[in-house]
Context: one part of a larger RNA
Order: sequence, then structure tokens, then C1' cells
RNA sequence: CCCUACGAGUUACUCCUCACUGGCAAGGUUAAUCCGCUUUAGCGGAGCAGCCGAAGCGAAAGCAAGUCUUAACUGGGCGCAUAGUCAGUGGGGGUAGACGCGAAACUUUGUGAUCUACCCAUGGCCAGGAUGAAGUUGGGGUAACACCCAAUGGAGGUCCGAACCGAUAAGCGUUGAAAAGCUUCCGGAUGAGCUGUGGGUAGGGGUGAAAGGCUAAUCAAACUGAGAAAUAGCUCGUACUCCCCGAAAUGCAUUUAGGUGCAGCCUCGAGGUUGAGUUAUAAAGAGGUAGAGCUACUGAUAGGGCUAGGGGGCUUCAUCGCCUACCAAACCCUGACAAACUCCGAAUGCUUUAUAAUAUACUCGGGAGUGAGCCCAUGGGUGCUAAGGUCUGUGGGCGAAAGGGAAACAACCCAGAUCAUCAGCUAAGGUCCCUAAAUGUGCGCUAAGUUGAUUAAACGUGGUCCGAUUGCAUUGACAGCUAGGAUGUUUGCUUGGAAGCAGCAAUUCAUUUAAAGAGUGCGUAACAGCUCACUAGUCGAGCGAUCGGGCGUGGAUAAUAAUCGGGCAUCAAGUGCACUACCGAAGCUAUGAAAUAGAAAUAUUGGUAGGGGAGCAUUCCAGUCUGCAUUGAAGGUGUGUCGUGAGGCAUGCUGGAGCGUCUGGAAAAGAAAAUGUAGGG
Repeated sequence: CCCUACGAGUUACUCCUCACUGGCAAGGUUAAUCCGCUUUAGCGGAGCAGCCGAAGCGAAAGCAAGUCUUAACUGGGCGCAUAGUCAGUGGGGGUAGACGCGAAACUUUGUGAUCUACCCAUGGCCAGGAUGAAGUUGGGGUAACACCCAAUGGAGGUCCGAACCGAUAAGCGUUGAAAAGCUUCCGGAUGAGCUGUGGGUAGGGGUGAAAGGCUAAUCAAACUGAGAAAUAGCUCGUACUCCCCGAAAUGCAUUUAGGUGCAGCCUCGAGGUUGAGUUAUAAAGAGGUAGAGCUACUGAUAGGGCUAGGGGGCUUCAUCGCCUACCAAACCCUGACAAACUCCGAAUGCUUUAUAAUAUACUCGGGAGUGAGCCCAUGGGUGCUAAGGUCUGUGGGCGAAAGGGAAACAACCCAGAUCAUCAGCUAAGGUCCCUAAAUGUGCGCUAAGUUGAUUAAACGUGGUCCGAUUGCAUUGACAGCUAGGAUGUUUGCUUGGAAGCAGCAAUUCAUUUAAAGAGUGCGUAACAGCUCACUAGUCGAGCGAUCGGGCGUGGAUAAUAAUCGGGCAUCAAGUGCACUACCGAAGCUAUGAAAUAGAAAUAUUGGUAGGGGAGCAUUCCAGUCUGCAUUGAAGGUGUGUCGUGAGGCAUGCUGGAGCGUCUGGAAAAGAAAAUGUAGGG
């Protein structure tokens, strides 16, 4: 993992409540028990105990269709103007284990120290080697000791190292040979040593050279039985079919936040008023949002003017006074800001009324589920005008919605699937190939593969196209080429020098000219030199400047190899404008069928939680067919057929003895899931 079997809303009650069915009805009903008849648990009768109802109100005394409140109610609360009760069935609740399985734990009765911890008693064990303490003896030595040397001696939680006890490092092993081992290395090895046997300490207790260690493979409280089906606001699971409707993820409260109560939203039943509900149009209203404005307030605010006050400077012995590109109240001019500003002020929305359309709304009662929501668009708060962030208002969607498009893609765009069809038309989106449909039409743009359904900005761009304004130009423009570009003068000053070109100043002037600056740049120490402005010639038709727009271009860096979904595409298969065809969905239409609502016409039929309705199958019981069956029951395995479906029927083979139809009744009544249980594979 598979197969088979088993496996979860049950049962009880003088309990509560609602619906339906039936009996009786201002009443309804018997319980125990007794009697009779039958007999397996049954029927009939008696039995008026008890219960519910027919009267309520008040704390009560009490009063009574009223009563309580109060000194008293013009009042107010609860009642009165009648329908109940008994039984059965079903929905829900209560009490019980109460749909099933599941704790960690708690209490209590006992069992354990054959493992292990420590202790007591009594036994046992430790190859071999090394070191050489005290003491002693001999010698030396001293006044005597001390002290020195040699020998002897054999101490030690002494040394090396087997047994024995342990367990440092690594490897192997890891469904092991082993629920702790194996190999090599390693620590202790006369000691606080190791070990045999017998005995002691017991669960909030023991024991502990102390690790919360050990206490029988179990330890921050052992194991066993019982309380016990502990409790589980938690997780998982909860079994046949079809039909109708169809939510919520909100508010308030909560030792409450993943739970629950009430309300909201769903469903089923009943009710009655009638247009309460909804939509559209019209009219009448309330309001201070968007916007706007501020010399209309409050506050904030940039520049300028004017000018109190202050700072700074000058002046004075001290005042007086003067100045100020300093700060600045009030006032004036210009500009501009505000959720908690408003002289103003919409659109929507809301309320009311009228008209029209449309079957919703409302009340009461039974049953729920929901009370983690999420995304998109938009008005805001918060945050960084960050977040697939967070908190709210409005709308849509997903949730609970399939189909087509967006390559793929809950939410985006289109569109709401009763069933069938090898019919048609469209939506979004598409029409070169993958791939259904245009290699469509007309006019442009793009050269970057830009782009081709998402990556990009500030800023730059004599890439290219278009528009506007303006200037020059056949009396010859612009660009190029040829020639000139001079004189007073090396202007003056400054300077070592300053001659167009370090710097300063200037009435940057004047002359000759076709034209030529007291000089545009390079250059020199300074000159020189090159060049420009400016002019003529040559050439022969357009040439500049500014502003705006379209498409491009740079800006452009991410981790395995790239790519528009791919191939690929350049008067396009890119892009802008306009147009005509076609394709394209479960949309719409056509044809047929079913169900629901309705008198019909006709309309409707996506669906999670959930409510309601109608059925199928299994086992047993009663009646029934006075059914079927060795001329072959159940079961197994095929085939055909009927039904929307659960399923039914017929029949072949197998099998070898029981089984069904119909009408009712009763349930140990339907399996794919619970890391379900047992068996098998």
C1' cells in the first nucleotide's frame, strides 16, 4: 500500500417544547391494583388516587375579571373578551458516557532492591617486573650528640604491566550478530580495590563521592488493579440516491479573542393587512462632505513696502542724535496653506409625498449554520501617498462558480453549467505556423528585433518624421575653395618685458577702404608666426534660429543557458488612425426531454455550511400471494434490458438447499478515509 470483515447521533425518562395524525372536549386522562375472557408477552371492564386545563394579580395578608403600584392615579405593569387534554409519530432541548476514537494527569489498593544505589554480616581474588622510606648492623666521626659512608631492610590511596574492573579516541555496526555490541588505541590494577553468598532501606518514599543519577530494557515522581467510558471550548473521522431553497466570516457582550450568548443573514410552517418591500420619474425637505476661499474668523505662511520694539555700528564724560543688504509686532501690496478653519458650497446618498411598474416585505412559531475571511476597483486613516501590510466606508468577485480569454494563473476581462444534439449567432479575446479564423483594405510612423499582452525613472540625445513662429537668399544666401584681413599704433597705464591676446583704464577713437575688433582662439620671455570676426571672387539653390509633438536611442548590474508561450516576423506577423469580413463560451437561438411553481400562458432549475421534500437497498417480524425451488434456492461470475438515481428485472455458466412478491411494522440499517481494529496478501 491492497483485499475481506468490523467500525460513529443510540437507548431510557409520569421531564420540557413545537409540528403532524387520531380520540374526547369545558373538560381530558387514568396509575398501582382487582375482575372476566383468552392465552407466550393480549383484549374488555372496574379502579376518580393523582396530573393538566377551565382566573388572575400581589412579596404577602388578601382581593378577584380584575389586581398590584400609590395618600390618589388623568396613569402604568400583569391579566380578562375562552380550548384544552390523552395517545402515537417526528424535529429540537434537558438529565444520563449521550455521535465515535484519543490525552498528559489526579486519587486510592497493592507488587517490586534476582537490574541498579547505598548499607550490614560472612567468604574469595590481585602473573611478573621496578623503585628502595623508617628501622637495624658495621665503619668513619663528635667531649657527647649531630652528621657521613657501606650493607641490610622492605614502606607506599608508589612506578611498569597480565588476570580483573573500567570505557579515552577513531572506525564498523544503525530493518545490528547485539533494544548499547565488535576491532584497534586507552584508564586503574595493595586499594576510597574488585567480587561470591545471605540480609536491609519502597514511590513525594528510598538510595545518591550529586548526573535529577538509580529504584527490574520504565523515572522532574516506578509498576499493577480500581474510581473510569476522568475531563478534552482541541485534532481526526462520521457510511445510499434524487429534488427545492440557500448563508456567514458582521454588531454588542464575554477570565473573552481559534469558544459561547443575544441580534443580523438561511430554511420550513402559519398569518393577515393590503401595495407596507424594491425600482424609476417628479416635487418638497434636512445637511456642511468634494471643491473653493480667507481683507470672513481661528491658526499657519513666502517676497516687498511702511514702521513700534530689539540687536549691531558711529558719536558723546553722559545724554541728544545718525546709520543699518540684522531680528521683527501692527498696517499696506503681491502670492499661497488647514482632519479637529469657513464668508461660501455641489454631485450622490437620506427622509417625505405623488404616479407607474414589479410579489416582495412584515409578524408569530420549529430547525440551523456562521461569528479566522480574502482579492480587485474606489473614498479615507495608519505606514515611507512602502508591502500579497494594517484599520474602516461603497461596489464587484472568490468563498459556495463550472465554461471562454489572460501561455500556465481562487479573485482580472467575458459569461452564471437542468439533461441531450456531428445545428446556428455572438461576448471578451483573436485571425503567418504550432492553433479555429485576414499573410485583409487605406494612409502614416519605427530600423532600435524597439516591439511582438510588464520590468523601469530623473536626466541626456544634430537618430528620424511632423507642425508652428521667425531670419537670410538668383541685387547670388549657407558650406567649401582662392585672395585680403591694413594704417595712426608697440593706444594709455603697469611692468624687467606687456607690441590685439598677464593685468588695469578708456570718448574700444580715428584714418585708408570692397573689408578688416585698439581684436575670437592657438602661440612667444617679449616680438614673430597661425587663425577668427569682416570683405571680394568662385560656385549656383535653398540655408539658419527658436518652440511644440510622434516613434526611436543612452541611462539599463544577479546569481545553472537563453527566449515575445515558442517558431519566427521589418512598406511587418511591430505601432497609430479608420474600415470590412471571419473565428470564438456550458452566453443567446434552434429541436427534443425531465422536474418545480402556476388554472393556464409561461417562468425557473450552479452551489459549500445548513433547512425542507421524495425515494432506493439491507436484516428481522406479522399478514399476503394458500408464491418460487434438485426440471436447481441463496451466493459467485458474465451478458442484455428498464429507471434521473440509489437500484430493479431477465438470462448463460458456476453452485447444491433454501428463497422471495405485495401491505404494514421494527432496526445492531448502507463505508474510502478516523497515523481506525482484526485477519490475509

A computed fold for a 681-nucleotide part of an RNA from a Bacteroidota bacterium, annotated as large-subunit ribosomal RNA, domain II. Its mean pLDDT, the model's own confidence on a scale to 100, is 84. The full RNA is in RNAcentral, with records from ENA.